[in-house]
Context: one part of a larger RNA
Molecule: large-subunit ribosomal RNA, domain II
Organism: groundwater metagenome
RNA sequence: GCCAACGACUUUGUUCUCAGCGGUGUGGCUAAGGCAGCUAUAGCCGAAGCCGGAGCGAAAGCGAGUCUUAAUAAGGCGUUUAUCGCUGGGACAAGACCCGAAACCGGGUGAGCUACCCAUGAGCAGGAUGAAGUCCGCCGAAAGGCGGAUGGAGGUCCGAACCAUAAUGUAUCGCAAGACAUUGGGAUGACUUGUGGGUUGGAGUGAAAAGCUUAUCGAACCCGGAGAUAGCUGGUUCUCCUCGAAAUGUUUUUUGGAACAGCCUCAUGAUAUACAGCAGGGGGUAGAGCUACUGUUUAGACGAGGGGGUGUUUUACGCCUACCGAGUCCUGACAAACUCCGAAUACCUGCUCUUAGAGUCAUGGGAGUGAGACGGUGACAGCGAAGUGCCAUCGUCGAGAGGGCAACAGCCCAGAUCGUUUGCUAAGGUCCCUAAUACCGGUUAAGUAUUUCAAAGGAAGUGUCAUCGCAUGGACAACCAGGAGGUUUGCUUAGAAGCAGCCACCCUUUAAAGAAAGCGUAACAGCUCACUGGUCGAUUGCGAUGAUGCGCCGAAAAUUUACGGGAUUAAACCGGUAACCGACGCAGCGAGUGUCAGGAGUCCUCGUGAUUCCUGGCGCAGUAGAGGAGCGUUCUAUUCAGCAGUGAAGCUCGGUUGUAAGGCCGGGUGGAGCGGAUAGAAGUGAGACUGUUGGC
Numbered sequence: 001g002c003c004a005a006c007g008a009c010u011u012u013g014u015u016c017u018c019a020g021c022g023g024u025g026u027g028g029c030u031a032a033g034g035c036a037g038c039u040a041u042a043g044c045c046g047a048a049g050c051c052g053g054a055g056c057g058a059a060a061g062c063g064a065g066u067c068u069u070a071a072u073a074a075g076g077c078g079u080u081u082a083u084c085g086c087u088g089g090g091a092c093a094a095g096a097c098c099c100g101a102a103a104c105c106g107g108g109u110g111a112g113c114u115a116c117c118c119a120u121g122a123g124c125a126g127g128a129u130g131a132a133g134u135c136c137g138c139c140g141a142a143a144g145g146c147g148g149a150u151g152g153a154g155g156u157c158c159g160a161a162c163c164a165u166a167a168u169g170u171a172u173c174g175c176a177a178g179a180c181a182u183u184g185g186g187a188u189g190a191c192u193u194g195u196g197g198g199u200u201g202g203a204g205u206g207a208a209a210a211g212c213u214u215a216u217c218g219a220a221c222c223c224g225g226a227g228a229u230a231g232c233u234g235g236u237u238c239u240c241c242u243c244g245a246a247a248u249g250u251u252u253u254u255u256g257g258a259a260c261a262g263c264c265u266c267a268u269g270a271u272a273u274a275c276a277g278c279a280g281g282g283g284g285u286a287g288a289g290c291u292a293c294u295g296u297u298u299a300g301a302c303g304a305g306g307g308g309g310u311g312u313u314u315u316a317c318g319c320c321u322a323c324c325g326a327g328u329c330c331u332g333a334c335a336a337a338c339u340c341c342g343a344a345u346a347c348c349u350g351c352u353c354u355u356a357g358a359g360u361c362a363u364g365g366g367a368g369u370g371a372g373a374c375g376g377u378g379a380c381a382g383c384g385a386a387g388u389g390c391c392a393u394c395g396u397c398g399a400g401a402g403g404g405c406a407a408c409a410g411c412c413c414a415g416a417u418c419g420u421u422u423g424c425u426a427a428g429g430u431c432c433c434u435a436a437u438a439c440c441g442g443u444u445a446a447g448u449a450u451u452u453c454a455a456a457g458g459a460a461g462u463g464u465c466a467u468c469g470c471a472u473g474g475a476c477a478a479c480c481a482g483g484a485g486g487u488u489u490g491c492u493u494a495g496a497a498g499c500a501g502c503c504a505c506c507c508u509u510u511a512a513a514g515a516a517a518g519c520g521u522a523a524c525a526g527c528u529c530a531c532u533g534g535u536c537g538a539u540u541g542c543g544a545u546g547a548u549g550c551g552c553c554g555a556a557a558a559u560u561u562a563c564g565g566g567a568u569u570a571a572a573c574c575g576g577u578a579a580c581c582g583a584c585g586c587a588g589c590g591a592g593u594g595u596c597a598g599g600a601g602u603c604c605u606c607g608u609g610a611u612u613c614c615u616g617g618c619g620c621a622g623u624a625g626a627g628g629a630g631c632g633u634u635c636u637a638u639u640c641a642g643c644a645g646u647g648a649a650g651c652u653c654g655g656u657u658g659u660a661a662g663g664c665c666g667g668g669u670g671g672a673g674c675g676g677a678u679a680g681a682a683g684u685g686a687g688a689c690u691g692u693u694g695g696c
Stems, first nucleotide, its partner, number of pairs: 001696006011094003015091010027051003033045003055062002065077004097235002100232001104225006115199009124189001126158003129154001133150007162186002166183005201217001203213003238630006248261005262369002264366008276352006287341001288339002294335003300329003305324002307321005372397007380389002402413003417591004422587003428581003431566003437578007449568002457553002461550010478535005484508003490502002514529001517528003592620012604607001631685001633682008642674002650669008
C1' cells in the first nucleotide's frame, strides 16, 4: 500500500421546555404500599403529595385588584385555565459523538547500569632521575661549609599491562541504539579494579555538565485517581424530496472562542404591502463659482505708510527709488473641515399595480455563521505601488454546473427537475486544427496586427483636413554665367584686407551683389552662400505652418521560436450591410415531483379532519443548516396451520424491475437452516480518523 473484519450523536434522570399523538376535563395525576386473581408485567384500591384554580407588595397586608404616593393624578405588575402519559426536537447534570496530549496527584518497584560513600581483597613489564637521612675525608675557634660514597624520596620523567577518549578518517538499514583504525593523554596515584554493603523520586548522588539514578531525567519506572482536561487537530458509515444562510453590529483577559442582535428553516396566527410605474418632497454631495463669505494665490495699474539715498534754512520740508507694502481696480487660479449656486442617484411620502417559496409583523421549536475573496464605482492610508490595508455600495465566487476568454473560483453570457439524432438565440465567433461568410468603403507594409501592457523624446513613413505664400509677367530643383567699385571702412593689433575682437553697417555702378551667411590664410589669396540673368517648362506645380488617422525608432531576461498553433498582406485595423454557427438559456414533445387553486371520490371521532385521483397556474443549482418521506441490517411478538436434502443461509454469474437506498427471478456452488406481512426494540449502514486487528 491493497483486501477483509471492527470502528463514532448513546444511555440514565419520575429535571426543564416545545411539537405530534392520546386519556380525563362534574379540574387532572397518583407515589410508597395494598387487594383479589391469573399464563401474564393485565385489573382494582391507595390524594400522602404535585400541577392548576389570584394577584400585588420588601413586608405588615389588602384583594380583581394591588404597589409607589399627600393623591381619587400618573405609572408598574395583574384581572386566570389545565393536567397525566407515549413518541420525537432541544436544554441541563452526568465521560455525554469518537480517538488524541504535555502534565497533576496517590501507592509501590528500582543503585545487577551509573553517581558518591563504607568494609574487605587485588593490580601496576621495564627503564630513567637521584630528595632527606647516614658514613668517610678536608676546612673552620665555632656556627657550619665543601667533596666522595651510601641511600632510595616524588599527585617526578620515558614507556607496556590497565584506565581514558583529545584530533582525524572509516562507519551511518553500522560489527556496534556510540564501534573500528591511526595519532595523542594518565600510567605509585585526588590511581585502577573484584566482591559484599549503603543512600532515591521534589528525593538521592554530583571535583557542577541540570550530569547520573538499568538504552528513560529541568523531576525515573509501574499501577491507580482516569474515559483527567483539550475554546485545539483529525474522523463521524444508507437514499430521495422542499427551502436555504453567514463570514456583519455590540460586548468580551476578547479577536481561529463565545453571548445577544442580523441573515436561514419549521409551526401557528395576522397584515397589506415588497418590486415596478407615476406624482410630490427636503437636501448641500458631484460639478461649478468666489468683486458672495472664510482662507490661499498669478501678472499688472494706482498706492496710504515704511526703508534707503539726496538737497537744503539742519528740522520742518522738497526730490529720487530695479526695496517693503495695507488697501482699491483689473487679470488668471485653489479648498475635506469655503459657498452667491447646484445636479444625477439615493432617501421619505402618496397613488396605481401584483396572490408570489414575493414583502412585513407577532409568538414559539431548531440552527449554522460571526477567517471571506475578487471585479465595477466612491473615499481614506500607501508611492492616485501591490494578487496591499481599511470603509461604503453593487455584482459574482463562496454554496453555481453550462457556453466564451487556448488553459484560468471572483471577468463576459447564462442560473442545470429528468429525457429527446427537434428548432431559435446570448456572449463570442465563421481560412485549417474547429461548428459557421459573403459583400461594400477606407487605412496599414510595420508580420504592425490577428485576445491584456510601455514613456519622454526623435523622424521629408504614409492617408485626411485646414490656413498662408510663390508661380507661363515662368515658380521650386538642377545646370551655365555674374556675385562688382569707394575699401585693406574706422578702431584695435605684430598683422586684422567681408569672415580674432569693438563701433558703425553708408554711398556708388548695376539685371544683381551683405562694410558679408559659411569653408579657408600668419595676414592676403582662394572656394561657396545670400542676391541677379539665362536654359528648362509645372497647371495642380512648389514651399511653409497647424490639426488628425494608421504605422517607424526609442524597445534588454532567464527550459523553446510563441498571435493557442498552423498560417495570414488579409484570415490585420476602422466604418457599414446581409447571413450563419453557437449554451444544461428560450421554444416544441414526453415524464417525475413540490406547492397553490378548482373538480370528483373514499374513511372516520363529522371537522378549518385524514386520504386517493384528475385538470390548471407557478416552481424544482446548492455548502453550513432547518424540514419531510423512505430503503436496508440484527433481534422480539403475532400471523402466513409460509419455504427447505425434489437442497435453506452464504458465495458467484446472468436476467429483470424501482426516481434512489433496493427488490425479484434463473444457472452454478454450497450442504442446514430461512423467509413474507403487521408492530416493536436497537451494539442498525464506512472510504477516509499518520484508525485497530488479521492476511498478502